[in-house]
Context: one part of a larger RNA
RNA sequence: GGAUGAACGCUGGCGGCGUGCCUAAUGCAUGCAAGUCGCACGCAUCGUGCUUGCACGGUGAGUGGCGCACGGCUGAGGAACACGUGGGUGACCUGCCCCGGCGUGGGGGAUAACGGGCCGAAAGGUCCGCUAAGCCCGCAUACGCUCACUGCAUCACUGGAGUGAGGAAAGCGGCAACGCGCGCUGGGAGGGGCCUGCGGCCCAUCAGGUAGUUGGCGGGGUAACGGCCCACCAAGCCGGUGACGGGUACCUGGUCUGAGAGGACGACCAGGCAGACUGGGACUGAGACACGGCCCAGACUCCUACGGGAGGCAGCAGCAAGGGAUUUUCCCCAAUGGGCGCAAGCCUGAGGGAGCAACGCCGCGUGGAGGAUGACGGCUUUCGGGUUGUAAACUCCUUUUGGCAGGGACGAUGAUGACGGUACCUGCCGAAUAAGCCCCGGCUAACUCUGUGCCAGCAGCCGCGGUAAUACAGAGGGGGCAAGCGUUGUCC
Numbered sequence: 001g002g003a004u005g006a007a008c009g010c011u012g013g014c015g016g017c018g019u020g021c022c023u024a025a026u027g028c029a030u031g032c033a034a035g036u037c038g039c040a041c042g043c044a045u046c047g048u049g050c051u052u053g054c055a056c057g058g059u060g061a062g063u064g065g066c067g068c069a070c071g072g073c074u075g076a077g078g079a080a081c082a083c084g085u086g087g088g089u090g091a092c093c094u095g096c097c098c099c100g101g102c103g104u105g106g107g108g109g110a111u112a113a114c115g116g117g118c119c120g121a122a123a124g125g126u127c128c129g130c131u132a133a134g135c136c137c138g139c140a141u142a143c144g145c146u147c148a149c150u151g152c153a154u155c156a157c158u159g160g161a162g163u164g165a166g167g168a169a170a171g172c173g174g175c176a177a178c179g180c181g182c183g184c185u186g187g188g189a190g191g192g193g194c195c196u197g198c199g200g201c202c203c204a205u206c207a208g209g210u211a212g213u214u215g216g217c218g219g220g221g222u223a224a225c226g227g228c229c230c231a232c233c234a235a236g237c238c239g240g241u242g243a244c245g246g247g248u249a250c251c252u253g254g255u256c257u258g259a260g261a262g263g264a265c266g267a268c269c270a271g272g273c274a275g276a277c278u279g280g281g282a283c284u285g286a287g288a289c290a291c292g293g294c295c296c297a298g299a300c301u302c303c304u305a306c307g308g309g310a311g312g313c314a315g316c317a318g319c320a321a322g323g324g325a326u327u328u329u330c331c332c333c334a335a336u337g338g339g340c341g342c343a344a345g346c347c348u349g350a351g352g353g354a355g356c357a358a359c360g361c362c363g364c365g366u367g368g369a370g371g372a373u374g375a376c377g378g379c380u381u382u383c384g385g386g387u388u389g390u391a392a393a394c395u396c397c398u399u400u401u402g403g404c405a406g407g408g409a410c411g412a413u414g415a416u417g418a419c420g421g422u423a424c425c426u427g428c429c430g431a432a433u434a435a436g437c438c439c440c441g442g443c444u445a446a447c448u449c450u451g452u453g454c455c456a457g458c459a460g461c462c463g464c465g466g467u468a469a470u471a472c473a474g475a476g477g478g479g480g481c482a483a484g485c486g487u488u489g490u491c492c
């Protein structure tokens, strides 16, 4: 000098765009943040029309389906195939979506809701009875779809074949055409699992480490290879090219700095990973070992009729605490995107906006021109003057900003605008509403007076102050930057 998620002191007019708990992954009151489908199904209830039994429409909980594994937050842990990059998978999976082939025949069953009884303070539970479906289960059919055996080509379960065994389905809407679905199968797209070469921290004052340890055979398990797990057998495996141990740390694209090489960093944005009170576990599912799911244990908080229960903001806002320090318990689904739905639409603290904060960057303004007998005042003086200083007054002009009034969007490619009567445009008013901070001994740009008297104080380094201090304090003057200016922390 540059940079900063900054903080502190003094000061502070406006706008645009960004950014805003770096500390306690501490604890949380309250509200909201994930639902949706009546074109899957039964029931209850309300309304309308009336041909008193139907039609249409609404509401509610429930069964069922899809979603809840996305999106949002955080960085604790982790030195690891976690990440980055390049490969492999003949060892794999994939709901919804796209393309192709074939099929959708015929039966049975249960249960919630509901009704009744009972238990409990509650959370909730139990027994009996009824009922529907795209819920559940047989039967039929079956394409090498799966499995077993055989055998062909091939280095290779890659391709093709024979025999046997096994496994499917669901309906709904519509007058209809048809639409949306359902089952099996082949391919695709996108997504993922696993393996691997290489790469990126510190300490050797960590030198030896290892018993499922290293390998084999057989098995279990998984979508899948594997010591992943198990039994048996062998005694291996890693290490100075740093094993093992300890410390530290999410990683990357990138960011800052630097002429570069390099150094430091990894906030915002984007990709990946990991976590969801702490530890462990599985269930469901195409996908989780699952932030706003479940179970167990623990700590903590709350309710209780003392028997027992409830909870998890590292979602958005907000509170307490910690801290030098970090915002509104705001508006809207109008746009973009997501879930569900044929749709209408519903939900969406994702997102879009507004609010707060000079936290940062950028832009603008606080007026312009003229104006000397160089006023007054201040400061200074060798008392002549000098300086503040064209500065002010005064004259003329302008109106950015501001105030008032009128018009008024783009964003929406039909309707629909939270932002917003905002931006922007026009008219009128009036120099009006708007300047500070730091420094002036050398480094370093800017000097005098007074006070003080090694005191009070200053200070980045050198150093100033003990009676004339350009170094302390005040003043006048000056220098620098400017809605900021200084200081401190950190990096280059």
Stems, first nucleotide, its partner, number of pairs: 001492004006488005013364006019357002021322001026320003030317003035066003040063002043060008073275003083199007092192003097188007105139001107137003114129006145166006152159002171180003201247003208238003213235004218230003250272004254265004277298005300311004328354001330353003336350001337348004367397004377388004402429006411419001436481005441462003447476005457464002
Model confidence (mean pLDDT): 89 of 100. This is a predicted structure of a 492-nucleotide part of an RNA (small-subunit ribosomal RNA, 5' domain) from an uncultured bacterium. It matches the Rfam family "Bacterial small subunit ribosomal RNA". The RNAcentral record of the full RNA draws on ENA and SILVA.